[in-house]
Context: one part of a larger RNA
């Protein structure tokens, strides 16, 4: 100087408390451990692994296994020889691959040949998701959006170092003020950026429709530029104003005006560093290793196994509900290998025909919870939907292992969950639906969108984590 203390002081955080809703019990989905297996590919492992890499394993993906197979190789550069490239049809085979036949003779040319492509050959070499993240780059997590981390000069100390950065106030903040052997500065904080909330202005189509005319009552047509919306430009918030407290400071408390008030809400943004944290399987890369195989191509299987254990979710156990009928109101996205209207067929998944739209025009697309009416009457039920049987639809060479969906039947556990444990402070929790990425098909996951919309916070004694000062130490 640090680190540590079941030392002290001050302060903060959904850290506790006060509340609301969960998890832990059930069924299922999904990940992991374990076990099994020819293989169940690999990685991630307290917080900070476990709906994680994976924004999507039937083949492919795929790295694993089985048997069958290739050896200059699927891919790159160089050399030699031959052939245009290319296309079609057979045979054998699970395919890879092997084998046979036919069509085809292009472009440039100084007629030597050349470019591109294909085949054969020789070797230099290719290739490796093989090992080492404790050899590395890059990227990322975490403490933590915590308020800290340092430097120059000066000064103090023999020195390690100190001072500044401590102190008195204050702040979300090393934020600001005052003081001070310090004076300044840098990286962080804040601001600058995006978005949301208000207004003005410009623009008026595909969007809008107040007034006017028509009308088949559909902003449909004429028309309008007000309103909504869209997207360009501006205004606006700065403790600016008033009162009080305070050291006359910084600031704090209250108020006015205002759409918004003291960082208005949200996002992006992550200092010096810590964990030899994670990743050699995104990529790159040193070293080591394999080279008729640890490389390459192909079939089938596996990653989907199942006594069990754990994590994360979904659906429930019902009446603030289930079912049936009627009816209202979003936002944000996607669409040409695509989204598909209307009509017809089907109980339905869906199919047929067909229309519009590269989309403020057409379409996905009925939002659902809500509201109104009826029914059920506390029952393992008109709750709950697992499981199983049957019949189908769609995608796709192909749904057996192993897809999603529909219909009929079946109708399991479950009556609110032990110890324990998690999230959340406002348009939040809870609840309700909608869209997107990936994607042929395949979400209860992920990312986004809006609708309805709470309760509680006395307080900081305690638990956890963190910051500053101080103290002890046989630790570095």
């Nucleotide at each position: 100087u640090g680190a540590c203390g079941g030392g002290g002081g001050c302060c903060c955080g959904c850290a506790c408390a006060a509340g609301c809703g969960g998890u832990g019990g059930a069924g299922c989905a999904u990940g992991u451990g374990g076990u099994u297996u020819a293989a169940u590919u690999c990685g991630a492992u307290g917080c900070a692994a476990c709906g994680c890499g994976a924004a999507g394993a039937a083949c492919c993906u795929u790295a694993c296994c089985u048997g069958g197979u290739c050896u200059u190789g699927a891919c790159a550069u160089c050399c030699u020889u031959g052939g245009a490239a290319u296309u079609u049809c057979g045979c054998a085979g699970a395919a890879a691959c092997g084998u046979g036949a036919a069509a085809g003779u292009g472009c440039c040319u100084u007629c030597g040949g050349g470019a591109g492509c294909c085949a054969a050959g020789a070797g230099a070499c290719a290739g490796g998701u093989g090992c080492u993240g404790c050899a590395u780059g890059g990227c990322u997590g975490u403490c933590g959006u915590c308020a800290g981390c340092u430097c120059g000069u000066g000064u103090u100390g023999u020195g390690a170092a100190a001072u500044g950065u401590u102190g008195g106030g204050u702040u979300a903040a090393g934020u600001c003020c005052c003081g001070c052997a310090a004076c300044g500065a840098g990286c962080g904080c804040a601001a600058c950026c995006c978005u949301u909330a208000u207004c003005c202005u410009u623009a008026c189509u595909u969007g809008c429709c107040a007034g006017c005319g028509g009308g088949u009552u559909a902003u449909c047509c004429g028309g309008g530029a007000a309103c909504u919306u869209u997207a360009g430009g501006g205004a606006g918030a700065c403790u600016g104003c008033c009162g009080g407290u305070g050291a006359u400071a910084a600031a704090c408390c209250g108020g006015a005006g205002g759409a918004a008030g003291g960082u208005g809400g949200g996002g992006a943004c992550g200092a010096c560093g810590u964990c030899a944290a994670g990743u050699c399987a995104u990529c790159a890369u040193g070293g080591c290793c394999c080279u008729u195989a640890c490389g390459g191509g192909a079939u089938g299987g596996g990653c989907u196994a199942c006594a069990c254990a754990c994590g994360u979710g979904c659906u429930a156990c019902a009446a603030u509900g289930g079912c049936a009928g009627a009816u209202a109101c979003a936002a944000a996205g996607g669409g040409u290998u695509g989204c598909u209207a209307a009509c017809c067929a089907g109980c339905g998944a869906u199919g047929g025909u067909a229309u519009g739209c590269g989309a403020a025009u057409c379409u996905c697309a009925u939002a659902a919870a809500g509201u109104c009416u009826g029914u059920c009457g506390u029952a393992g039920u008109c709750c709950g939907g697992a499981u199983c049987g049957g019949a189908g639809u769609c995608u796709g060479c192909a749904a057996c292992u192993c897809g999603a969906c529909u219909c009929c039947g079946u109708g399991a556990a479950g009556u609110u969950g032990g110890a324990a444990u998690c999230g959340c402070u406002a348009g939040u929790a809870a609840u309700c639906g909608u869209g997107g990425a990936u994607c042929a098909g395949a979400a209860u996951g992920c990312c986004a969108c809006g609708g309805u919309g709470a309760a509680u916070a006395c307080g900081u004694u305690c638990c956890c984590g963190g910051g500053c000062c101080u103290u002890g130490u046989a630790c570095a």
Molecule: small-subunit ribosomal RNA, 3' major domain
Organism: uncultured prokaryote